[in-house]
Transfer RNA from a Candidatus Omnitrophota bacterium, 77 nucleotides, folded computationally.
RNA sequence: GUGGGCGUAGCUCAGCUUGGUAGAGCGCCGGAUUGUGGUUCCGGUGGCCGUGGGUUCGAAUCCCACCGCCCACCCCA
Numbered sequence: 001g002u003g004g005g006c007g008u009a010g011c012u013c014a015g016c017u018u019g020g021u022a023g024a025g026c027g028c029c030g031g032a033u034u035g036u037g038g039u040u041c042c043g044g045u046g047g048c049c050g051u052g053g054g055u056u057c058g059a060a061u062c063c064c065a066c067c068g069c070c071c072a073c074c075c076c077a
Stems, first nucleotide, its partner, number of pairs: 001073007010026004020057001027045006050066005
C1' cells in the first nucleotide's frame, strides 16, 4: 500500500441484517441479613453508541470521509 474485521456503561458483550423509548451480566454506592467479612436479597449508580458530515419526520442501525486497534496479503531487505 490492498482487502477484511472490530470500536456501544469502569470491564465483558447484546442490540445493527429489517431505522421508531439505548440494554444485560459483572463492577461501584446505599440498605437488609451476619459477631466481622463473604454469600444471598432489596434499592440505586451508570453512555457525545470512535470523530465529522450526509440521507430521513426520525440514525447505535443506512451512505461518505477520517481516526484507533487486530488479522491476512503485497513490496523491499
Source information
It matches the Rfam family "tRNA". Rfam describes the family as follows. Transfer RNA (tRNA) molecules are approximately 80 nucleotides in length. The coordinates come from a structure-prediction model, not an experiment, and the mean pLDDT is 82.